Background
A computed fold for a 74-nucleotide RNA from Candidatus Collierbacteria bacterium RIFCSPLOWO2_01_FULL_50_23, annotated as transfer RNA. Lineage of the source: Bacteria > Bacteria candidate phyla > Candidatus Collieribacteriota. The coordinates come from a structure-prediction model, not an experiment, and the mean pLDDT is 81. Rfam family: tRNA. Its family is annotated with triplet codon-amino acid adaptor activity in the Gene Ontology.
RNA sequence: GUCCUGGUAGCUCAGUUGGAUAGAGCAGCUCACUCCUAACGAGCAGGUCGGAGGUUCGAAUCCCCCCCAGGACA
Repeated sequence: GUCCUGGUAGCUCAGUUGGAUAGAGCAGCUCACUCCUAACGAGCAGGUCGGAGGUUCGAAUCCCCCCCAGGACA
């Protein structure tokens, strides 16, 4: 330099024939339970979906450019 894969919550990830409120588990907080703690149970909070543009009535999803991580080739 060319190509491929990935970037979504603090962490690990799901979600693509574009469709309406963006989710799960763990972690965190609160409550309940318990003599106490843990576990189990109920709930809450947490996201500009890597960044900027574009297409569209509508974009995490499609197009273009850039950034980051990993890999293949040269």